This is a predicted structure of a 520-nucleotide part of an RNA (small-subunit ribosomal RNA, 5' domain) from Mesonia sp. HuA40. The coordinates come from a structure-prediction model, not an experiment, and the mean pLDDT is 85. NCBI's taxonomy places the organism under Bacteria, Pseudomonadati, Bacteroidota, Flavobacteriales, Mesonia. Rfam family: Bacterial small subunit ribosomal RNA. Rfam links the family to the GO terms ribosome and structural constituent of ribosome. Rfam 15.1 lists 42,628 matches to the family in 10,626 species.
Context: one part of a larger RNA
RNA sequence: GGAUGAACGCUAGCGGCAGGCCUAACACAUGCAAGUCGAACGGUAAGGCUCCUUCGGGAGUACACGAGUGGCGCACGGGUGAGUAACGCGUAUACAAUCUACCUAUUACUGGGGUAUAGCCCGAAGAAAUUUGGAUUAAUCCCCCAUAGUAUAUAGAUAUGGCAUCAUAAUUAUAUUAAAGCUUAGGCGGUAAUAGAUGAGUAUGCGUCCCAUUAGUUAGUUGGUAAGGUAACGGCUUACCAAGGCAGCGAUGGGUAGGGGUCCUGAGAGGGAGAUCCCCCACACUGGUACUGAGACACGGACCAGACUCCUACGGGAGGCAGCAGUGAGGAAUAUUGGACAAUGGAGGCAACUCUGAUCCAGCCAUGCCGCGUGCAGGAAGACUGCCCUAUGGGUUGUAAACUGCUUUUAUACAGGAAGAAACCUCUCGACGUGUCGGGAAUUGACGGUACUGUAAGAAUAAGGAUCGGCUAACUCCGUGCCAGCAGCCGCGGUAAUACGGAGGAUCCGAGCGUUAUCC
Numbered sequence: 001g002g003a004u005g006a007a008c009g010c011u012a013g014c015g016g017c018a019g020g021c022c023u024a025a026c027a028c029a030u031g032c033a034a035g036u037c038g039a040a041c042g043g044u045a046a047g048g049c050u051c052c053u054u055c056g057g058g059a060g061u062a063c064a065c066g067a068g069u070g071g072c073g074c075a076c077g078g079g080u081g082a083g084u085a086a087c088g089c090g091u092a093u094a095c096a097a098u099c100u101a102c103c104u105a106u107u108a109c110u111g112g113g114g115u116a117u118a119g120c121c122c123g124a125a126g127a128a129a130u131u132u133g134g135a136u137u138a139a140u141c142c143c144c145c146a147u148a149g150u151a152u153a154u155a156g157a158u159a160u161g162g163c164a165u166c167a168u169a170a171u172u173a174u175a176u177u178a179a180a181g182c183u184u185a186g187g188c189g190g191u192a193a194u195a196g197a198u199g200a201g202u203a204u205g206c207g208u209c210c211c212a213u214u215a216g217u218u219a220g221u222u223g224g225u226a227a228g229g230u231a232a233c234g235g236c237u238u239a240c241c242a243a244g245g246c247a248g249c250g251a252u253g254g255g256u257a258g259g260g261g262u263c264c265u266g267a268g269a270g271g272g273a274g275a276u277c278c279c280c281c282a283c284a285c286u287g288g289u290a291c292u293g294a295g296a297c298a299c300g301g302a303c304c305a306g307a308c309u310c311c312u313a314c315g316g317g318a319g320g321c322a323g324c325a326g327u328g329a330g331g332a333a334u335a336u337u338g339g340a341c342a343a344u345g346g347a348g349g350c351a352a353c354u355c356u357g358a359u360c361c362a363g364c365c366a367u368g369c370c371g372c373g374u375g376c377a378g379g380a381a382g383a384c385u386g387c388c389c390u391a392u393g394g395g396u397u398g399u400a401a402a403c404u405g406c407u408u409u410u411a412u413a414c415a416g417g418a419a420g421a422a423a424c425c426u427c428u429c430g431a432c433g434u435g436u437c438g439g440g441a442a443u444u445g446a447c448g449g450u451a452c453u454g455u456a457a458g459a460a461u462a463a464g465g466a467u468c469g470g471c472u473a474a475c476u477c478c479g480u481g482c483c484a485g486c487a488g489c490c491g492c493g494g495u496a497a498u499a500c501g502g503a504g505g506a507u508c509c510g511a512g513c514g515u516u517a518u519c520c
Base pairs, nucleotide, nucleotide: 001520002519003518004517006516007515008514009513010512013372014371015370016369017368018367019365020364021330026328027327028326030325031324032323035072036071037070040069041068043065044064047063048061049060050059051058052057079283080282081281088208089207090206091205092204093203094202095201098200099199103196104195105194106193107192108191109190110189111145112144113143114142121134122133123132124131125130151176152175153174154173155172156171158169159168160167161166181188182187209255210254211253216246217245218244221243222242223241224240225239226238227237228236258280259279260278261277262273263272264271265270285306286305287304288303289302308319309318310317311316336362338361339360340359344358345356346355347354348353375406376405377404378403386396387395388394389393412456413455414454415453416452420447426441427440428439429438430437431436432435464509465508466507467506468505469490470489471488475504476503477502478501479500485492486491
């Protein structure tokens, strides 16, 4: 000198764009953050509409829908960095050792039957959470049969190829496993197979902090055979056999730490950092376990144990903000218990639509960067005051002020007023490939009466901070008298202090200026 997720002191007019618990992965009141589908199903708690009514209510509904069965989603999105020195991450490869819901393309199929169960109804237990008996019922729930192969398994032979196990293609025999309907009649689905896309898994080369005042370490340990397990290879697991494996090119142990793209500095080489944004990983009160599922060993799922908090009728129960706000605590220190789904994106749905603290916006904070303003021109009697001096006089403050003319950014008031909106749906027209595409109309804005524009009057609404001995730009007076104090280093102060305190003047930066901390 540059930089910062900064803090502190003094000061403060506005806007744009960013950023905002670095500490206790400490504990959390309250609200919200993941639902959706009636075009899968039995139905009808509430509401709308229609009808009836004894005015209590009842019936219907191609309106709608609580609870329930079922489907899809909840494995995404969002948070945090505790752990991890590791194939965790980065980079480059490999899988002839693998899986992949939804989506796309292609092919084939979608036949027949069955009995359960929730709900509803009738009971029972309990303070509650909740549990339980009986009767009865539906489905795209579950089960059985049929049909099927380019699927799977076993056995056989052929051809081609390769990278060792082998792969691919056609083929023979035997065996095994499918399906679901709904509909507004337009469609939406279901099953099997192949291929793609996407996502994931696994393996390997190289790179990846400090300590040798850590030198030996390892028993499923290293390898083999067999079996089990997995989507898949593998000591992944188990039995048996062998005695190996790693290590001075640093094993093992200890400490520290999420990694990268990137960011800061520097001419570079390097050095330092890993906030925001993006990718990957890990975690979800602490530890463990599996279930469901295409996918989890699952933040707002389950079970067990533990600590903590809460309810209790003492028998037993409930909970998990490292989601968004917010509270307490800790701390030098870090924001609103806001608006909207209008846009983008996501889930479900044929759709309308519903949900979405993702997201888009608004609020707070000079935390940073950038921009603008606090007026401009003229004006010498060089006015008054202040300060200084060699003191009837000069110098400086200083064109500064007064005064004259001008302008109105900004602020204020009034008026107008966006872009972001393209669509979906509906209506209509057209094209053909007949269920798709295209044209037109209409509809939709949280931000927001915001940005922006115009008009009005008027210099009106707006400057401070640090420093002035040298380094280092900027000097005099007064006070003090080794005192009070200053100080980054050298140092200053003991009666003429440009170094302390005040004043005048000056210098530097400027809505900021200084100090502290850290890095280069």